[in-house]
RNA sequence: GUUCGGGUGCCGCUGAAUCACUCCUCGGAGUGAAUCGGGGAACCACCGAGUAUUGGGGUGAAUCCGCGCUCAUCGCGCGGUAGGGCGACUUCCGGCCCGAACCCGUCAGCUAACCCGGUAAGCGGCUUGAUGGAAGAAAG
Numbered sequence: 001g002u003u004c005g006g007g008u009g010c011c012g013c014u015g016a017a018u019c020a021c022u023c024c025u026c027g028g029a030g031u032g033a034a035u036c037g038g039g040g041a042a043c044c045a046c047c048g049a050g051u052a053u054u055g056g057g058g059u060g061a062a063u064c065c066g067c068g069c070u071c072a073u074c075g076c077g078c079g080g081u082a083g084g085g086c087g088a089c090u091u092c093c094g095g096c097c098c099g100a101a102c103c104c105g106u107c108a109g110c111u112a113a114c115c116c117g118g119u120a121a122g123c124g125g126c127u128u129g130a131u132g133g134a135a136g137a138a139a140g
Base pairs, nucleotide, nucleotide: 009126010125011124012123013122014121018033019032020031021030022029023028034119035118036117037116038115039114044109055107056104057103058102059101064080065079066078067077068076069075083098084097085096086095089136090135091134092133093132094131
């Protein structure tokens, strides 16, 4: 000097998942604000008959389609796609990515009052305004 790993601090990304306070046996427990989600009237919507098959619903951007492997529903792989993300904000044009996972338990349309819950997890960076450019606005 370079590289790798760890710790601490700070900055930032996806996401609702942040902040403050109280108590305490210092491990935790709770309260409030903020924010997110679910249930829940009227009105509205749904609500014709028959047969067959099949439960239905929620969080989330994460739906749907084609092809191939497979006896095959399952599962796996490939290619697309509704939709979503990329460092202070918006729009436009490009570029790079994601397009999962889980929960309720036969039950739920919307929904004022009211009621019930969540505040996780996973990553990057080390001063570079960080996806590039243009325009506008804003801030300094």
Model confidence (mean pLDDT): 79 of 100. c-di-AMP riboswitch aptamer (ydaO/yuaA leader) from Actinorhabdospora filicis, 140 nucleotides, folded computationally. Its Rfam family is "c-di-AMP riboswitch aptamer (ydaO/yuaA leader)". Rfam's curators write: This family represents a conserved RNA structure found upstream of the ydaO and yuaA genes in Bacillus subtilis and related genes in other bacteria.